[in-house]
Context: one part of a larger RNA
RNA sequence: GCCGGGGAGUUUAUCGCUGUGGCGAGGUUAAGGGGGUCAGCCCCGAAACCGUAGGGAAACCAACAUGCUCGCAGCCCGAAAAGGGCGAGGAGCGGAGUGUGAAAGCGCUUGGAGUCACAGCGAUAAGACCCGAAACCGGUCGAUCUAGCCGUGGGCAGGGUGAAAUCGUCCUUACGGACGAUGGAGGCCCGUAGAGGUGCUGAUGUGCAAUUCGCUCUUGUGACCUGCGGCUAGGGGUGAAAGGCCAAUCUAGACCGGAGACGGCUGGUUCCCCCCGAAGUGGCUCUUAGGCCAGCCUGGGGCGAGGUUGCCAGCGGGGUAGAGCACCGAUUGGGUGUUUAGGGGGAGAGAUCCCUCGGCAUCCUGUCAAACUCCGAACCCGUUGGCGCCGUAGACCCCCAGAGACGGGGUCCAGGGGGUAAGCCUCUGGUCCGAGAGGGGAAAAACCCUGACCUGGGUUAAGGUCCCAAAGUGCCGGCUAAGUGUUAAACCGAAAAGGCGUCCCUGGUCUAAGACAGCGGGGAGGUAGGCUUAGAAGCAGCCAUCCUUUAAAGAGUGCGUAACAGCUCACCCGCCGAGAUCAGGGGCCCUGAAAAUGGACGGGGCUAAGCCGGCCACCGAGACCCAGGGGCACACCCUAACGGGUGUGAUCCGGUAGGGGGGCGCUACACAUGGGUAGAAGCACGGCGGUAACGUCGUGUGGACCGUGUGUAGAUGAGAAUCCCGGU
Repeated sequence: GCCGGGGAGUUUAUCGCUGUGGCGAGGUUAAGGGGGUCAGCCCCGAAACCGUAGGGAAACCAACAUGCUCGCAGCCCGAAAAGGGCGAGGAGCGGAGUGUGAAAGCGCUUGGAGUCACAGCGAUAAGACCCGAAACCGGUCGAUCUAGCCGUGGGCAGGGUGAAAUCGUCCUUACGGACGAUGGAGGCCCGUAGAGGUGCUGAUGUGCAAUUCGCUCUUGUGACCUGCGGCUAGGGGUGAAAGGCCAAUCUAGACCGGAGACGGCUGGUUCCCCCCGAAGUGGCUCUUAGGCCAGCCUGGGGCGAGGUUGCCAGCGGGGUAGAGCACCGAUUGGGUGUUUAGGGGGAGAGAUCCCUCGGCAUCCUGUCAAACUCCGAACCCGUUGGCGCCGUAGACCCCCAGAGACGGGGUCCAGGGGGUAAGCCUCUGGUCCGAGAGGGGAAAAACCCUGACCUGGGUUAAGGUCCCAAAGUGCCGGCUAAGUGUUAAACCGAAAAGGCGUCCCUGGUCUAAGACAGCGGGGAGGUAGGCUUAGAAGCAGCCAUCCUUUAAAGAGUGCGUAACAGCUCACCCGCCGAGAUCAGGGGCCCUGAAAAUGGACGGGGCUAAGCCGGCCACCGAGACCCAGGGGCACACCCUAACGGGUGUGAUCCGGUAGGGGGGCGCUACACAUGGGUAGAAGCACGGCGGUAACGUCGUGUGGACCGUGUGUAGAUGAGAAUCCCGGU
């Protein structure tokens, strides 16, 4: 791991609601007692409890067995869906009781239904659906491991170094010193045994071993190592101190107990079908992993006619988007005014004046604003009316009972706030996923189509139609040459800036009186203009930029020279013979363009099988249509009831948490009734029936018990809990 078995909302008390039953202005017994055919059952037993009256803190006082109106169901009149009468229950008044108050008024109550039992659901207290802590407390057991200490024993090859002291010789006035021997000190040195455990971060790492093995390494006469006996005990010991050690356990040992500690946390929680179907929000919370109230879901009851998410119109409300600068604040350039106890500079003997830079004011001009507004939408909200839709098959609303949920998310879509940004955080409205299957998007919760009761057939949607792969190698017109592309959006990466790539459009100018390009020719004179300069001659620089001859030619466009020279341009003529040139706009395309294993249009591949515009056909879902069937809801009919039948459903049948309803199966008991050695249960295989849980039949095996119906009672259903036990 698998298989088999076990495995989780129980019981008691109290309370609430619903259902059923008994009795009913009453209902019920408890303890206890008696009887008995003795765990059953029958009888006695109102002490007590609930109800029958309320109000008031209390003293205390104390209520309509119906006076009026509306009116659902129902009944009656009526031919009637018209209309009308009565009208249980219901609603509104009026009256009454009491408290308060001077009163007015206000609060509570008031025209009789409860109670007991059983069942279901829920609440509270208990272990309270099951398993699960780390911990806390009590009492015991441990120092055969280890820490320290006490008592008593044992152990340490060999080698090295050579302290004090002593002796001898020598030096010295002295104190003292030197040398040589002798000597053998030391938590001295190397190293055995012993003790330890540094590195290889070696081996091993289901080991030889729950700490070992190898090599290496430290210490090895000492604060040394060690045997045996003994002492210290759990908030305690011991500790050359690491929170170390106290029997493989230590920031408080182990064992048993309190004990089923508590756990707002994790996991698990067992058969079927039918109906409805959420929330991840607001408020409060030592609250943010939890709760409570409200909102949202479900079931039941009541009332009895309106409700409204859509559209239109009327009347109101609003200050956003945009825009604007009239306010407020910011702000570009300029003008004018002002001495503004202004700054700087200048002139003047001074008074004072002038210039400039600022300030302030004003005008023109150009801008900005969530906390600006002279303006101002779309749109939103309120209200009234109408339409549509829903509703007497009962909506809206009210009451009761049961919840779940209070971690959301995406996108798009719209609108914001924070952030450089994010598959980021946060808010509002809508939508979808959550709880939604099916088709498409290669794959893919939330993007597109579409809301799945079952079976069969058909038609379409999104999206597609060369092959993988169902359907066009379809038609018409254009574009692209980049494999651009073959990607709806999201995803997929792309921009500023560029392109004599190519297609289309618009406008200006020139042009058969010949444009544009090219080619041939001319491109001159005064003059080397003046100045400057060493020089300056069209061409360093400054000033000026005329006149003449001409078809045309600048006091010169560029190159060039030291300066000249030279080449060239503007400009003109000729050759040629038809468009040229400039500017703007649009389409596709190109550059810009770098990422880590080799690679992605889904792939193959494609020059269309790419892109743009148009057209036809086809494929393609659980959508839609047709046929059959089922469920549910409602109406009507039959029935004492259970239940059955018929009809209607375009507007019912996706569904997590969750609510409600109905069933299947297991065990035991009671009553009734059956089967079984001519073969029970169980097991194996097969057939048939039921929407399902399941039922039933046959054969084999097996060898003694087992069903059915109606009730009652549950230790009643397994795939999960790192579940428990066993097997393998």
Notes
Large-subunit ribosomal RNA, domain II from a marine sediment metagenome, 728 nucleotides, folded computationally. RNAcentral holds the full RNA, with entries from SILVA. The prediction has a mean pLDDT of 85.